Predicted 3D model of a 104-nucleotide RNA (Glycine riboswitch aptamer) from a Hyphomicrobiaceae bacterium. Lineage of the source: Bacteria > Pseudomonadota > Alphaproteobacteria > Hyphomicrobiales > Hyphomicrobiaceae. Model confidence (mean pLDDT): 76 of 100.
[in-house]
RNA sequence: AUUGAACUGUUGGAAGAGUUCGGUUGACUGGGCAUGCCCAGGCUGCCGACGCCGAAGGAGCAACCGCCCCGGAAUCUCUCAGGCAAAAGGACCAACGGUUUCAC
Numbered sequence: 001a002u003u004g005a006a007c008u009g010u011u012g013g014a015a016g017a018g019u020u021c022g023g024u025u026g027a028c029u030g031g032g033c034a035u036g037c038c039c040a041g042g043c044u045g046c047c048g049a050c051g052c053c054g055a056a057g058g059a060g061c062a063a064c065c066g067c068c069c070c071g072g073a074a075u076c077u078c079u080c081a082g083g084c085a086a087a088a089g090g091a092c093c094a095a096c097g098g099u100u101u102c103a104c
Stems, first nucleotide, its partner, number of pairs: 003103002005100009018050001020049005026043001028041006051084003057080001058078003064072003
């Protein structure tokens, strides 16, 4: 000096799969009888059940790679976790930066 690499920040993009079923709490709405209770409806939270998804994380195998008998390894596989309306999250991609005792 700015190029590469690693890590990282901001912005934008970013998929898949039941807003399934049942129970329960709370207030809200409506109706009935009577001064308090019952019934129905949807919403929120919680619990359970089965079905499903993979792109937070995690784990497994391995193409391949390396400083080579030891390591690094996925968008593959598994679903422990996570997710299945919206929101949030989201591997990864792009642009603009930052840090570095690394490489040039």